[in-house]
RNA sequence: GCCGACUUGGCGCAAUUGGUAGCGCACCUAACUUGUAAUUAGGGGGUUACGGGUUCGAGUCCCGUAGUCGGCU
Numbered sequence: 001g002c003c004g005a006c007u008u009g010g011c012g013c014a015a016u017u018g019g020u021a022g023c024g025c026a027c028c029u030a031a032c033u034u035g036u037a038a039u040u041a042g043g044g045g046g047u048u049a050c051g052g053g054u055u056c057g058a059g060u061c062c063c064g065u066a067g068u069c070g071g072c073u
Stems, first nucleotide, its partner, number of pairs: 001072007010025004019056001027043005049065005
C1' cells in the first nucleotide's frame, strides 16, 4: 500500500423485512440477617465510534473519516 471483519450503557453481547434499543453481569435502593454474603423486589444508566446522504422513519441501507483485529504484498 491492498482486501476483509468489527465499533451499541461500566463490561460481555442481542436487536427478524428499515418501524419507540433490549438481555446477562456489575452498580444503586428496599426487604430478609446480630452483621456480611446469598436470595427476593424495585430502580438508574445509551447522542448505537465520528461526519454526511437516502427515507415519512436508520443501530440496520449508501458515502467518507477514525479506531481495533485478521489476511496479502